Molecule: SAM riboswitch aptamer (S box leader)
Organism: soil metagenome
RNA sequence: UCUUAUCCAGAGUGGUGGAGGGACCGGCCCUACGAAGCCCGGCAACCAGUUUGGCAAGGCGUCAGCCUCCCAACAUGGUGCCAAGUCCGACCCUGCUUGUCGCAGGGAGAGAUGAGA
Numbered sequence: 001u002c003u004u005a006u007c008c009a010g011a012g013u014g015g016u017g018g019a020g021g022g023a024c025c026g027g028c029c030c031u032a033c034g035a036a037g038c039c040c041g042g043c044a045a046c047c048a049g050u051u052u053g054g055c056a057a058g059g060c061g062u063c064a065g066c067c068u069c070c071c072a073a074c075a076u077g078g079u080g081c082c083a084a085g086u087c088c089g090a091c092c093c094u095g096c097u098u099g100u101c102g103c104a105g106g107g108a109g110a111g112a113u114g115a116g117a
Stems, first nucleotide, its partner, number of pairs: 001117007012040001014039003020030003025089003041082003046078003049074001051073004057068004086110001091107006
């Protein structure tokens, strides 16, 4: 960089640290009642699993069974995540509105994370 899935759930009264943080832009927020980072802890279940249970189908079989696939569980390993919907908007369409402002819905774009290339 490309492909693909997901992004309205969940997660700390801890230690350390000492001023920033929420991607970018515009907002709006968080933060000395302590930001980021680090440690510990936790959440979740994307991938792996020689783990556990189940089982439709397929394959093998010396008819004991075994394997693949599938479903569920576990949380062992690899990641990820732990204010606010990806915090909201930003571009397009539709509806409401005389219009503006704005509101609601849908889509795109951008981004994040996993897996693969």